This is a predicted structure of a 105-nucleotide RNA (Guanidine-I riboswitch aptamer). Model confidence (mean pLDDT): 76 of 100. It matches the Rfam family "Guanidine-I riboswitch aptamer". On this family, see Barrick et al., Proc Natl Acad Sci U S A 2004: "New RNA motifs suggest an expanded scope for riboswitches in bacterial genetic control".

RNA sequence: ACUUGAGUUUUCUAGGGUUCCGCGGAUGAGUCUGAAUGCCGGUCUGGACCGAGAGAAAACCCACGAUUGCGGUCGUGUACACGGAGGGAUAAAAGCCCGGGAGAA
Numbered sequence: 001a002c003u004u005g006a007g008u009u010u011u012c013u014a015g016g017g018u019u020c021c022g023c024g025g026a027u028g029a030g031u032c033u034g035a036a037u038g039c040c041g042g043u044c045u046g047g048a049c050c051g052a053g054a055g056a057a058a059a060c061c062c063a064c065g066a067u068u069g070c071g072g073u074c075g076u077g078u079a080c081a082c083g084g085a086g087g088g089a090u091a092a093a094a095g096c097c098c099g100g101g102a103g104a105a
Stems, first nucleotide, its partner, number of pairs: 005061001007060006015050002020047002022044001023041003062077006080100001082103001086098003
């Protein structure tokens, strides 16, 4: 310096926080009961949400090969992947994005 399809999307998962819903708490009408709005709590199981290059699955695309009745069909695409600090988005955070980056090996 170059190299593997280091392909795209979707649905999930590990993980993640707290706008919204729910939950809990404080406060709370002259008294009792005690509601709403607003406030606090994610060190609240949750709904919902975000979510992996180095997690999973599926579909599709692409490349090559085989076959073909030319419309397609089938097969292969194996492996490797340590990693900050810092910054960015959203309400917020993150294995999200910068980023298979810098660096290390």